[in-house]
Context: one part of a larger RNA
Molecule: small-subunit ribosomal RNA, 5' domain
Organism: uncultured eukaryote
RNA sequence: UAUGCUUGUCUCAAAGAUUAAGCCAUGCAUGUCUAAGUAUAAACAUCUUUAUACUGUGAAACUGCGUACAGCUCAUUAAAUCAGUAAUUAUUUAUUUGAUGGUAUCUUACUACAUGGAUAACUGUAGUAAUUCUAGAGCUAAUACAUGCGCAAAAUCCCGACUCACGAAAGGAUGUAUUUAUUAGAUAUAAAACCUUACGUCUCUGACGUUUAGGUGACUCAUAAUAACUGUUCGAAUCGCAUGGCCUCGUGCCGGCGAUAGUUCAUUCAAAUUUCUGCCCUAUCAGCUGACGAAGGUAGUGUAGUGGACUACCUUGGCAGUGACGGGUGACGGAGAAUUAGGGUUCGAUUCCGGAGAGGGAGCCUGAGAAAUGGCUACCACAUCCACGGAAGGCAGCAGGCGCGCAAAUUACCCAAUCCUGACACAGGGAGGUAGUGACAAUAUAUAACAAGGCGGGGUGUUUACACCCCGCGAUUGCAAUGAGUACAAUUUAAAUCCCUUAACGAGGACCGAUUGGAGGGCAAGUCUGGUGCCAGCAGCCGCGGUAAUUCCAGCUCCAAUAGCGUAUAUU
Numbered sequence: 001u002a003u004g005c006u007u008g009u010c011u012c013a014a015a016g017a018u019u020a021a022g023c024c025a026u027g028c029a030u031g032u033c034u035a036a037g038u039a040u041a042a043a044c045a046u047c048u049u050u051a052u053a054c055u056g057u058g059a060a061a062c063u064g065c066g067u068a069c070a071g072c073u074c075a076u077u078a079a080a081u082c083a084g085u086a087a088u089u090a091u092u093u094a095u096u097u098g099a100u101g102g103u104a105u106c107u108u109a110c111u112a113c114a115u116g117g118a119u120a121a122c123u124g125u126a127g128u129a130a131u132u133c134u135a136g137a138g139c140u141a142a143u144a145c146a147u148g149c150g151c152a153a154a155a156u157c158c159c160g161a162c163u164c165a166c167g168a169a170a171g172g173a174u175g176u177a178u179u180u181a182u183u184a185g186a187u188a189u190a191a192a193a194c195c196u197u198a199c200g201u202c203u204c205u206g207a208c209g210u211u212u213a214g215g216u217g218a219c220u221c222a223u224a225a226u227a228a229c230u231g232u233u234c235g236a237a238u239c240g241c242a243u244g245g246c247c248u249c250g251u252g253c254c255g256g257c258g259a260u261a262g263u264u265c266a267u268u269c270a271a272a273u274u275u276c277u278g279c280c281c282u283a284u285c286a287g288c289u290g291a292c293g294a295a296g297g298u299a300g301u302g303u304a305g306u307g308g309a310c311u312a313c314c315u316u317g318g319c320a321g322u323g324a325c326g327g328g329u330g331a332c333g334g335a336g337a338a339u340u341a342g343g344g345u346u347c348g349a350u351u352c353c354g355g356a357g358a359g360g361g362a363g364c365c366u367g368a369g370a371a372a373u374g375g376c377u378a379c380c381a382c383a384u385c386c387a388c389g390g391a392a393g394g395c396a397g398c399a400g401g402c403g404c405g406c407a408a409a410u411u412a413c414c415c416a417a418u419c420c421u422g423a424c425a426c427a428g429g430g431a432g433g434u435a436g437u438g439a440c441a442a443u444a445u446a447u448a449a450c451a452a453g454g455c456g457g458g459g460u461g462u463u464u465a466c467a468c469c470c471c472g473c474g475a476u477u478g479c480a481a482u483g484a485g486u487a488c489a490a491u492u493u494a495a496a497u498c499c500c501u502u503a504a505c506g507a508g509g510a511c512c513g514a515u516u517g518g519a520g521g522g523c524a525a526g527u528c529u530g531g532u533g534c535c536a537g538c539a540g541c542c543g544c545g546g547u548a549a550u551u552c553c554a555g556c557u558c559c560a561a562u563a564g565c566g567u568a569u570a571u572u
Base pairs, nucleotide, nucleotide: 001568002567003566004565005564008445009444011442015437016404022402023401024400026399027398028397031065032064037062038061043057044056063423072357073356074355082278083277084276086274087273088272091271092270097266098265099264111237115146116145122138123137125135126134127133155174156173157172158171162167175234177230179228180227181226182225183224184223198210199209200208201207202206214221236260238259239258240257241256244254245253246252247250280328281327282326287319288318289317294316295315296314297313298312299311300310301309332354333353334352336347337346338345339344359380360379362377363376364375382393384391385390410435412434413433414432418431419429420428421427450478451477452476454473455472456471457470458469459468460467461466483512485505486504487502489501515561516560517559518558519557520542521541526556528555529554530553531552537544538543
């Protein structure tokens, strides 16, 4: 693990892994809206403080986000996965949180109080046997898709009209991001003197001073600069709630809170690669690898990035008796489980972590993230509807069905808890919870207790009489006690159930009645009775049975464990 017999209560609780990662009817399992993106629904609702753009609720639809998480399964897989350890100075990262941007026009009349063109929902006309199929026509939105202005001073660098070669008008460029090249990004080392030259200060025939550079074990790092580059990234034409202040009264100027968006840097959540060490059986597997990358070098391509990952050229290497390579595995790995004096042995499909997969292979779109399957495209294998022209499919999600088998539950209720997702305090969630099935395991515990008298035995008091005490037996008698069950009620709960509480009922033997195996030995317990007669049968093993069976079939009695016990199998 399965199965046989039996089964009262309470708690707890595994459960189609093993065989077929076999096949699936039906239903559900992923959607989502705030004051705050978009409402003329020809939808609803108030009318009170007013609604001639709107102002409440709000179906639909566009837009945004999520759907890469969760859940399931273990087919593959043996230095692979995985575990511990270390690295990314070799990288990407939606979201979270914290920081962060005065430079836009190319040059003189320009929309900046605000630009452009569409499209859905909607209306209507149609096609098909059929689908979450679509076409044609007519409208209309944006935080959808596009386009596109504007705000300081200084400094620096080029060029340089003129010039007494001291200077210097005018002009241009300089945000951030991208790509390339170049430069800086220093410093182990004392003091003084001298020469040339420049600058600054002062007590000016001289004296003194001369100043940048963060971090790491380690950078071609951070950072800064120069020259160019780019079908030029970003630098807000957005939304809600409040409405205030200042005057030169112009519908002038200034202005709060916070939502969404957005560049770069960090952070967080991660991810992807990689270092070292470690794995079962097998030699009836001893050589393996290298045309087609095998091992290494140089350069490129590709990638988020490293790398024979790939390409070109070159070298001839690399692994192996410390078992390579090959084969097997009823092999996903680990944390762990069982057993064990110690050492060990066996198990680990299964709730936590990691991996892999969605009928089998392959390819791809979208996206921060997928080589996604409750996404798409082919092929193969299955298989559904059809009017035969076509169309649709993927339960190793939850239920459920078939099949397979020794072998495994309800087509139930709910988002109340725990959490997750979303534009979100509101919606959704077969994640998850709650019941149902459930002798997988595990926990506690009823099936009687007490007394009197009767009988038997023992003890003490002085042996007897008698008294007291103890033990046992039973178709004696008697009071009490109690939950199993039934059940008003409350509690429990999302709503219920159960439990815990609790009125009222609820115990005398023929019930509210404990079983399963055994009684020769091992091994606790009969030489009792009847039947059978080497038959029927028992017996793990030894053995028993042929007419007195301690072993069979029964009765009685007894023994063991006990709401459980037997059997088979695997393992220690």